[in-house]
RNA sequence: CACUUAUCCAGAAAGGCAGAGGGUGUGGCCCGAUGAAGCCUUUGCAACCCUUAUAUGGCGCGCAUAUAAGAAGGUGCAAAUUCCAACCGCGAAAGCGGAUAGAUAAGUC
Repeated sequence: CACUUAUCCAGAAAGGCAGAGGGUGUGGCCCGAUGAAGCCUUUGCAACCCUUAUAUGGCGCGCAUAUAAGAAGGUGCAAAUUCCAACCGCGAAAGCGGAUAGAUAAGUC
């Protein structure tokens, strides 16, 4: 890189270095010299992996599923719903559902 599964309307910022971009891509709309990207430190959010307990199934053990609690460790994250739209369907419209693309986690080759 590719594939599989799950989630994506919640949540959480200060400082230092740096110096013009950033929000994936297109269109829009935003953020940015009252300091963008990036890097570092500290703090925090969350609960995918994880830890503990209980129940059920299975049972020799390992284990699987559900629920509850937790946060030591592995990731992730801390503008705007993944910022919005596009493509398809429904709808008079507002809007709703889905797809594509993307992000993250766990796994497979």

SAM riboswitch aptamer (S box leader) from a Chitinophagaceae bacterium, 109 nucleotides, folded computationally.
It matches the Rfam family "SAM riboswitch aptamer (S box leader)". From the family's description: The SAM riboswitch is found upstream of a number of genes which code for proteins involved in methionine or cysteine biosynthesis in Gram-positive bacteria.
Lineage of the source: Bacteria > Bacteroidota > Chitinophagia > Chitinophagales > Chitinophagaceae.
Its mean pLDDT, the model's own confidence on a scale to 100, is 83.